[in-house]
This is a predicted structure of a 77-nucleotide RNA (transfer RNA) from a Deltaproteobacteria bacterium.
């Protein structure tokens, strides 16, 4: 430089044809069971869906841009 995937919670990921609340597992608080850890059992917080910007009544989702990662491929040396 070209092409391709992917970018949701602190860590792994879901998210269906764009639809009416943005969730799970692991983490983490907090109480309760223990002499006291461990575990269980309940409850809590925690997210501008990487920016931006169209488009549409409606955007995690579709369209450009940028940025960031992986992966290929091309130039140098």
């Nucleotide at each position: 430089a070209g092409g391709c995937a992917c970018g949701u919670a602190g860590c792994u990921c879901a998210g269906u044809u764009g639809g009416u609340u943005a969730g799970a597992g692991c983490g983490c608080u907090u109480g309760c069971u223990u002499g006291a850890c461990a575990g269980g059992c309940a409850a809590g917080a925690g997210g501008u869906c990487a920016a931006c910007a169209g488009u549409u009544c409606a955007a995690g989702u579709c369209u450009g841009u940028u940025c960031g990662u992986g992966c290929c491929u091309a130039c140098c040396a």
About this RNA:
The sequence is in RNAcentral, with records from ENA. Its Rfam family is "tRNA". Rfam describes the family as follows. Transfer RNA (tRNA) molecules are approximately 80 nucleotides in length. Rfam classes the family as a transfer RNA.